[in-house]
Context: one part of a larger RNA
RNA sequence: GAACGAACGCUGGCGGCGCGUCUUAAGCAUGCAAGUCGGGCGGCAAGGAGCAGCAAUGUUCCCUAGAGCGGCGGACUGGUGAGUAACGCGUGGAUGAUCUGCCUAUAGGUUGGGGAUAGCCUUUAGAAAUAGAGGAUAAUACCGAAUACGGUUACUGAGAUAAGACUUGGUAAAGAAAGGAGCUACGGCUCUGCCUAAAGAUGAGUCCGCGUCCCAUUAGCUAGAUGGUGUGGUAAGAGCGCACCAUGGCGAUGAUGGGUAGCCGGCCUGAGAGGGUGAACGGCCACAUUGGGACUGAGAUACGGCCCAAACUCCUACGGGAGGCAGCAGCUAAGAAUAUUCCGCAAUGGACGAAAGUCUGACGGAGCGACGCCGCGUGAACGAUGAAGGCCGAAAGGUUGUAAAGUUCUUUUUUUGUCGAGGAAUAAGUAGGGGAGGAAAUGCCCUUAUGAUGACGGUAGACGAAGAAUAAGCCCCGGCUAAUUACGUGCCAGCAGCCGCGGUAACACGUAAGGGGCAAGCGUUGUUC
Numbered sequence: 001g002a003a004c005g006a007a008c009g010c011u012g013g014c015g016g017c018g019c020g021u022c023u024u025a026a027g028c029a030u031g032c033a034a035g036u037c038g039g040g041c042g043g044c045a046a047g048g049a050g051c052a053g054c055a056a057u058g059u060u061c062c063c064u065a066g067a068g069c070g071g072c073g074g075a076c077u078g079g080u081g082a083g084u085a086a087c088g089c090g091u092g093g094a095u096g097a098u099c100u101g102c103c104u105a106u107a108g109g110u111u112g113g114g115g116a117u118a119g120c121c122u123u124u125a126g127a128a129a130u131a132g133a134g135g136a137u138a139a140u141a142c143c144g145a146a147u148a149c150g151g152u153u154a155c156u157g158a159g160a161u162a163a164g165a166c167u168u169g170g171u172a173a174a175g176a177a178a179g180g181a182g183c184u185a186c187g188g189c190u191c192u193g194c195c196u197a198a199a200g201a202u203g204a205g206u207c208c209g210c211g212u213c214c215c216a217u218u219a220g221c222u223a224g225a226u227g228g229u230g231u232g233g234u235a236a237g238a239g240c241g242c243a244c245c246a247u248g249g250c251g252a253u254g255a256u257g258g259g260u261a262g263c264c265g266g267c268c269u270g271a272g273a274g275g276g277u278g279a280a281c282g283g284c285c286a287c288a289u290u291g292g293g294a295c296u297g298a299g300a301u302a303c304g305g306c307c308c309a310a311a312c313u314c315c316u317a318c319g320g321g322a323g324g325c326a327g328c329a330g331c332u333a334a335g336a337a338u339a340u341u342c343c344g345c346a347a348u349g350g351a352c353g354a355a356a357g358u359c360u361g362a363c364g365g366a367g368c369g370a371c372g373c374c375g376c377g378u379g380a381a382c383g384a385u386g387a388a389g390g391c392c393g394a395a396a397g398g399u400u401g402u403a404a405a406g407u408u409c410u411u412u413u414u415u416u417g418u419c420g421a422g423g424a425a426u427a428a429g430u431a432g433g434g435g436a437g438g439a440a441a442u443g444c445c446c447u448u449a450u451g452a453u454g455a456c457g458g459u460a461g462a463c464g465a466a467g468a469a470u471a472a473g474c475c476c477c478g479g480c481u482a483a484u485u486a487c488g489u490g491c492c493a494g495c496a497g498c499c500g501c502g503g504u505a506a507c508a509c510g511u512a513a514g515g516g517g518c519a520a521g522c523g524u525u526g527u528u529c
Stems, first nucleotide, its partner, number of pairs: 001529004006525005013376006019369002021334001026332003030329003035072003040069002047062006079287003088212008098204002103200002106197005111145001113143002120135006152173008179192005213259003220250003225247008262284004266277004289310005312323004340366001342365003348362001349360004379409004389400004414466006423456001429450007473518005478499003484513005494501002
C1' cells in the first nucleotide's frame, strides 16, 4: 500500500448491487418447509333433487370434505462442515467387470381365471399412543394358467480376439400383462396406461496412473496380513466373505504412529515466481442428537422413514407413551460479533395430475444492519466597508475571509399532487378454417381470432408545485509524514506505530485559533500478502 463474512469508538442524507452466528455439529417453545392423483378402487359425513309416507323415517340419483386401499414422488430441492490425510478431492484413463425409474425413438404383445384384505359394520383392552377379535367388500393391489417376435440360462457346432467373456447356427428349459377416459353407425376407432425385448440419453457404482498439510523429539509396521486354488456373494472385478495351501506385503522416494484439515473452480496479495485462503456463487464428498442395523425401492449417509441401544427433554390416570431446526423464521446460551416468528406462488424451477389445478420457507420479493462496493447530494453565481466576533500581535496591523451578511438564480435530493410502464409468455381455455389417418366421430398436427392471471406495488419512471429549503463529520499537524501558533500543566497529568516527548517559555500532554488529509464516513484493533 492492498484486502476482509470483520469488531470497537465518534459521526451519519439518499439510491443501486451484494453480504449478514467465522463462537457451541450446544439445547430448542410455536408456526410453516412434501405432497399429489376420483381419468386406478370400494365407498362417502354434510348438502341438493326425486319417490313413498300425516310425520318420524325409508329409498334412488347428483355432488363431495375427511379417512382408507393403490400409483408416482418423499434418494430431488434446502442445511451444515462434525468426521475424513482418503481413490475423499483434482486431473487423465479403464469397465472384455456393471446397473439405470421417469424421458426419446423402435419391434412385438395386452388372452383367460382365482383367492384375499383395508376402508365399513359389530366388538374387546387402554388415560393416551395404539393394539386385537368377528363379519362383508373393490381395484392399474395380490396369485396361478395360456401364449413367446425378440431375449435369458444350459449344452453343443463354426468364426474372430492377447483372452471359454465377441459374432453366428442348432437343441432344451423357464419366464409377461391392467385397465381407464372420450367418441361411435355398437362393428369398432382415438388417447393414455400395462408387459417383453433390444437401443439412446441421463444418472450412478467400481478400478487405475499422477498430484494433494505438519512432526523422525513417531523407525520399524502387518496374520485376512501378501499371494494362490476352490467356493460363496454382489448389478458388477476383487480377501469382499469363507475353507485349504504358501509366506509373503509395506518402509528413509518416510511405512506405521501422532497432530491439523472437508477438496476444488476460485478469492486475496504480488511485476511475476510465489505466499495466504476455501465466507458468498458453482462442482464433488461427508453428516443429520450419539452409536449400530437392515427394510422398501430404479436409486438410500434414507435431515422432516423404520428398528435397537444411549444421553437429554416432554406427557401420563404411573401401567406406559412422545420427540429430534446442521430446512425458513424465531428463542435461550455462548460470544467482540451477525437480521423478520414478514408477503406471494405473479415469474423461474420442481412433485403429482389427461387437464383444470394442488403443494412448494426452493425461489421471487419486501423488512433490519454504512457490513462492503459503486453512484449522487448537502447548493450555484456575484458579493470588500475586507463588517461583527474569535485568535495572534507592544502597536501598526495580520488572520479566519468571498468565508458570512446581502443580491440574483437553480431544485438533484426533500415534501406534496397528477399520470404511470416492464417483469405476462409460442399462455390454459373458447370459437372458426385446413391437413394426415380412418367408414365416421372423438382424439392428433398446422393455422386465424379472442383471451384470465402481478407478491413486489401505484413500484421504477414521467410531468407539475413549494422552498436553500431536509443533509458533515472524523483523524491528524516533532521526524518518518501533508499540515503551527497561543495559553494551561510542570518527569505531574498524560502521549506513543518506531525514534521518543513531559523535571517553568513543551511546534510531541490538555484546550483554543489556524492549518493538512479523507469524506457519509473517519479512525483504532485483529488477520493475510